[in-house]
RNA sequence: GCCUCUGUAGCUCAAUGAUAGAGCAUUUACCUUGUAAGUAAGGGGUUGUAGGUUUGAAUCCUAUCGGGGGCG
Numbered sequence: 001g002c003c004u005c006u007g008u009a010g011c012u013c014a015a016u017g018a019u020a021g022a023g024c025a026u027u028u029a030c031c032u033u034g035u036a037a038g039u040a041a042g043g044g045g046u047u048g049u050a051g052g053u054u055u056g057a058a059u060c061c062u063a064u065c066g067g068g069g070g071c072g
Stems, first nucleotide, its partner, number of pairs: 001071007010024004018055001026042005048064005
């Protein structure tokens, strides 16, 4: 330099163009003499960035940035 995969909550990952979710973590409450475990409820997101298509984009297209892999 070229090709390819990938980027979504603190972490690991979902989501057929039509309300962005789960597990773990975290907060609060219950439970306990206390802690852990358990139960219930809650908070947390400009879906890497910038544009485009569309009535509607995490999803499709383009560019760009970061990371992984391959080739030279």